[in-house]
Context: one part of a larger RNA
Molecule: large-subunit ribosomal RNA, domain IV
Organism: Phycisphaerales bacterium
RNA sequence: CGGUCGUGAAGGAACUAGGCAAGUUAACCCCGUAAGUUAGCGAUAAGGGGGGCCUCCUCCGCAAGGAGAGGCCGCAGAGAAAAGGGUCUGGGAACUGUUUAUCAAAAACACAGCUCUGUGCUAAGACGCAAGUCGACGUAUACAGAGUGACGCUUGCCCGAUGCCGGAAUGUCAAGGGAGCGGGUCAGGGAAACCGAAGCUCGCGACCGAAGCACCGGUGAAUGGCGGCCGUAACUAUGACGGUCCUAAGGUAGCGAAGUUCCUUGUCGGGUAAGUUCCGACGCGCAUGAAUAGCGUAAUCACUGGACUCCUGUCUCCACGACCGACUCG
Numbered sequence: 001c002g003g004u005c006g007u008g009a010a011g012g013a014a015c016u017a018g019g020c021a022a023g024u025u026a027a028c029c030c031c032g033u034a035a036g037u038u039a040g041c042g043a044u045a046a047g048g049g050g051g052g053c054c055u056c057c058u059c060c061g062c063a064a065g066g067a068g069a070g071g072c073c074g075c076a077g078a079g080a081a082a083a084g085g086g087u088c089u090g091g092g093a094a095c096u097g098u099u100u101a102u103c104a105a106a107a108a109c110a111c112a113g114c115u116c117u118g119u120g121c122u123a124a125g126a127c128g129c130a131a132g133u134c135g136a137c138g139u140a141u142a143c144a145g146a147g148u149g150a151c152g153c154u155u156g157c158c159c160g161a162u163g164c165c166g167g168a169a170u171g172u173c174a175a176g177g178g179a180g181c182g183g184g185u186c187a188g189g190g191a192a193a194c195c196g197a198a199g200c201u202c203g204c205g206a207c208c209g210a211a212g213c214a215c216c217g218g219u220g221a222a223u224g225g226c227g228g229c230c231g232u233a234a235c236u237a238u239g240a241c242g243g244u245c246c247u248a249a250g251g252u253a254g255c256g257a258a259g260u261u262c263c264u265u266g267u268c269g270g271g272u273a274a275g276u277u278c279c280g281a282c283g284c285g286c287a288u289g290a291a292u293a294g295c296g297u298a299a300u301c302a303c304u305g306g307a308c309u310c311c312u313g314u315c316u317c318c319a320c321g322a323c324c325g326a327c328u329c330g
Stems, first nucleotide, its partner, number of pairs: 001325008010316002014314001019311001028050004036041001038150001052072004057068004073077001085309007092301002097109002113148007125134003151296004156226003161223002163219005170214003176208002180204006188195002227245005254288001255285001266282005
């Protein structure tokens, strides 16, 4: 000097990103216990008290023993070890669960519940070249896929785009079929130039021709989207109101400087002597918003923010001790 422990005057979080770490508390019995609440809970809430040993005493008990009363000892009676600190208030996720074996346990995943879509059974879907198998020895109260994620109150507007579903008149449209036309070849004709049947063959090709697409509709708990400028009230300010442009439609209820707010330490209020954090409000929301769910919510949490109390070597400010190393000698 390092490590693992122990103790500490006065103070008691002044430490620090943060009470990290370490204290405190602790099992049992008795008393007592708030808001809130889904009436289960919250709750070991909180906050108090007790404890050893002896006894001819009193009560209860069949007894063991228990309760009471009286007495005794110690610094200390759950005499050692093991054994919640607590409270208030936000955020998130309902909950018990699951996860990055080896830096992340969480607000991520899952979850009951809700919704949509597909599937009528040789089901849809999945694996496989196939046979076949799962689905399921199930049958729409079933199975598969997708999203949301207990519960409560709710879930607005847009179908122009994209997707899906429905429609089938018209347009487009492949293979195939194919009227007809042209070229090559050559029996034949012709004095020659040249013409040229059938067949074979090469090319063009009217017309017929499915789905799809176009087209016409529907559909948002489908992918998604949900405006701008100007003016206006008898102080000022503001703008219920008006005008105008654009759009498929211009964000409803809620919530809101938010786990979302750049400007920003916004402004006001609260808490502190002092508060870029925190809580309650406000709302010009840079860039909230309704199952990529919105807003609430008791209980739960090795989640996360703020405050208080108790407690402490975290600190003011370090000191001493024990053991193990390092170091010296061997």